[in-house]
Context: one part of a larger RNA
């Protein structure tokens, strides 16, 4: 000095990012209990009181012995008295300590406000959440020989020994109240008249190659060379006919992927600005909600709360850059979840102090 503990005058969060940590509160009994509320809760709400031992005295049971009675043959059963053991539970009285769930064990609490409905899962070794499931909604597929989709070169399996109240996929994520325009882009469904479009197919054509033939040239003959024409075969290439899906193209679809303006002007104080042009688009962001888990100017501006508030709650709305199943706004319960605020406690602190064990240091 370190680590683990106990205790501490007065003050009580002045500490710290932040009551971290520790303290408080605690078992059982009775009394009592609020806003909300999905009528189940919320609730052990808060908040009070009581507990020990002994004497007496009830009041409900269990259970064993003894005597007696009843029915009976007799035992069992039943019933009454007497006599004990126990279990639960009242009143009277009285006693001890500072303290009586005498020690262990065993909730601190409330207001508000974000989120995510709820039980639950998850980063095995630095995140337990607000992330992920989730019941419920909703849109898509898929009609069964082999479903749709998956796995697998196949074979075959799963899907299902099921069959649309059925199976698979995507988003949303209890519940209440809603969920508004845009189909021009990109998807994706339907449609087929027309454009254009592959290999393939048919028809012609071109070149290439020569069986032959002309014409020259050597050579005695066979023969051999040169040059030009060249069927057919086989190759190489084209032109045109014919010819699917797709695209072009006509619709349709947004709980598909996505999108939901800009300038000027205008009312008899001022200020705004129902109203008015005007430009551009597929439509120009509705109902909510709104400095927000989103606000950049910002510690916006009022109002609370403190003496003093960049955080908080209420409000307003010129929303840098909400908004409607990448949901929107509420909301009861729930939460080791994030935030503000208070009682109560208390070495967190002012600010140290004493005190036990265990290291550390020394000696063996």
């Nucleotide at each position: 000095c370190c680590c683990u503990c106990g205790c501490u005058a007065a003050g009580g969060a002045a500490c710290u990012c932040g009551g971290c940590a520790a303290a408080u509160u605690g078992g059982c009994c009775c009394c009592g209990u609020a806003a909300c509320u999905u009528c189940g809760g919320g609730a052990g709400a808060a908040g009070g009181g009581g507990u020990g031992c002994c004497c007496u005295u009830g009041g409900a049971g269990g259970u064993g012995g003894a005597u007696g009675g009843c029915u009976g043959a007799a035992a069992c059963g039943c019933c009454a008295u007497c006599u004990g053991c126990u279990u639960c539970u009242g009143g009277g009285g009285g006693u001890c300590g500072c303290a009586g769930u005498g020690a262990c064990c065993a909730g601190g609490c409330c207001c508000a406000g974000g989120g995510a409905a709820c039980u639950g899962u998850u980063u095995a070794u630095c995140a337990a959440a607000a992330a992920c499931a989730c019941a419920g909604g909703u849109c898509c597929u898929c009609g069964c020989u082999u479903a749709a989709c998956c796995c697998g070169a196949a074979a075959g399996g799963g899907g299902a020994u099921g069959u649309a109240u059925g199976a698979g996929g995507g988003c949303u994520g209890a519940c209440g109240c809603c969920u508004g325009c845009c189909c021009a882009g990109u998807g994706c469904c339907a449609g087929a008249a027309g454009g254009u479009u592959a290999a393939g197919g048919g028809u012609g054509g071109a070149g290439g190659u020569u069986a032959g033939g002309a014409g020259g040239g050597c050579u005695u003959u066979u023969g051999c060379c040169c040059u030009c024409c060249g069927a057919g075969g086989c190759u190489u290439c084209u032109a045109c006919c014919u010819u699917a899906a797709g695209c072009c193209c006509u619709g349709g679809u947004a709980a598909a992927c996505g999108g939901c303006g800009g300038c000027c002007g205008u009312a008899a104080c001022c200020c705004u600005a129902a109203c008015g042009g005007u430009c551009c688009u597929a439509u120009g962001g509705u109902a909510g909600c709104g400095a927000a888990a989103u606000u950049c100017c910002u510690u916006g501006c009022c109002g609370g709360g403190u003496a003093a508030g960049u955080u908080c709650c209420g409000g307003c709305c010129c929303g840098c850059a909400u908004g409607a199943a990448a949901g929107g706004c509420g909301u009861a319960a729930u939460c080791a979840c994030c935030u503000g605020g208070g009682c109560a406690c208390u070495g967190u602190c002012u600010c140290g102090g004493c005190g036990a064990g265990g290291g550390a240091c020394c000696c063996g």
This is a predicted structure of a 364-nucleotide part of an RNA (large-subunit ribosomal RNA, domain IV) from a bacterium. The full RNA is in RNAcentral, with records from ENA. It matches the Rfam family "Bacterial large subunit ribosomal RNA". The prediction has a mean pLDDT of 85.